Predicted 3D model of an 85-nucleotide RNA (c-di-GMP-I riboswitch aptamer) from a Gammaproteobacteria bacterium. Lineage of the source: Bacteria > Pseudomonadati > Pseudomonadota > Gammaproteobacteria. The prediction has a mean pLDDT of 91. The sequence was found by an Rfam model in a public genome assembly.

RNA sequence: UACUGAAAAGGGCAAACCCACUGAAAGGUGGGGACGCAAAGCUUCCGGUCUAAGGGCGCAAGUCUAGGACAGCGGGGUUGCCAGU
Numbered sequence: 001u002a003c004u005g006a007a008a009a010g011g012g013c014a015a016a017c018c019c020a021c022u023g024a025a026a027g028g029u030g031g032g033g034a035c036g037c038a039a040a041g042c043u044u045c046c047g048g049u050c051u052a053a054g055g056g057c058g059c060a061a062g063u064c065u066a067g068g069a070c071a072g073c074g075g076g077g078u079u080g081c082c083a084g085u
Stems, first nucleotide, its partner, number of pairs: 002085004012037002017032006035072001041078003045075003048070003054065004
């Protein structure tokens, strides 16, 4: 440096659910909690998914729309621990 993650050491993160706060919502943050994870570190570049406040259309019901979200949906980019080869 590249590949690999069977076993090991030291550790790390934390799904669902509950509580509080926050947001129009999706969701986010903090606390509890562990389903899982070798990048479940970081990044919306590509695809996908969720929401629809505002805006468009509509008499209305409603419908379309991302500059809002999801990195624990997949791919890409980027950084990195331990071990093995």